[in-house]
RNA sequence: GGGGAAUUAGCUCAUCUGGUAGAGCGCAAGCAUGGCAUGUUUGAGGUGGUCGGUUCGAGUCCGAUAUUCUCCA
Numbered sequence: 001g002g003g004g005a006a007u008u009a010g011c012u013c014a015u016c017u018g019g020u021a022g023a024g025c026g027c028a029a030g031c032a033u034g035g036c037a038u039g040u041u042u043g044a045g046g047u048g049g050u051c052g053g054u055u056c057g058a059g060u061c062c063g064a065u066a067u068u069c070u071c072c073a
Stems, first nucleotide, its partner, number of pairs: 001072007010025004019056001027043006049065005
């Protein structure tokens, strides 16, 4: 320098064909226990890296850009 991949909740990751985003762990609360651990139920939590474009509608398509990983030279 060129090719490819990743970027989504605090952490680790899902979400095939565009139609109001989910799980596990963690966190908060209720219940069970004398209490802890633990079990169970409920809940809070997301500008989907950033900017722009296409579309009635974009995490999903297109372009640019940033960071990380990887392959080739």